c-di-GMP-I-GGC riboswitch aptamer from Gracilibacillus ureilyticus, 89 nucleotides, folded computationally. Taxonomically the source falls in Gracilibacillus (Bacteria, Bacillati, Caryophanales, Bacillaceae). Its mean pLDDT, the model's own confidence on a scale to 100, is 81.
RNA sequence: UCAGACAAUGGCAAACCUAUUGUAAAAUAGGGACGCAAAGUUACAGGUCCGGUAUGCUGAUAUUUUGCCGGAUGGCUGAACUGCCUGGA
Numbered sequence: 001u002c003a004g005a006c007a008a009u010g011g012c013a014a015a016c017c018u019a020u021u022g023u024a025a026a027a028u029a030g031g032g033a034c035g036c037a038a039a040g041u042u043a044c045a046g047g048u049c050c051g052g053u054a055u056g057c058u059g060a061u062a063u064u065u066u067g068c069c070g071g072a073u074g075g076c077u078g079a080a081c082u083g084c085c086u087g088g089a
Base pairs, nucleotide, nucleotide: 001088002087003086004085011036012035016031017030018029019028020027021026034075040081041080042079044078045077046076047073048072049071050070051069052068053067054066056064
């Protein structure tokens, strides 16, 4: 520096269940394994989701549109930083 077919070392842990926190999206801990070679870290860009608010639509409400504000997600994608094993150059 390149690659991840077989293997090996150690690692992470979806759904679901229980408890706690939160209006919510979700988070944390325990159980549990669908998967992961960055499923390690960071919300910078886009995406998705939640809450608040204004606005459009309507006779009105509900639903919903668009904007703004705040938040969640790194196991959605890009980007940045760091790193284990094996094999090759």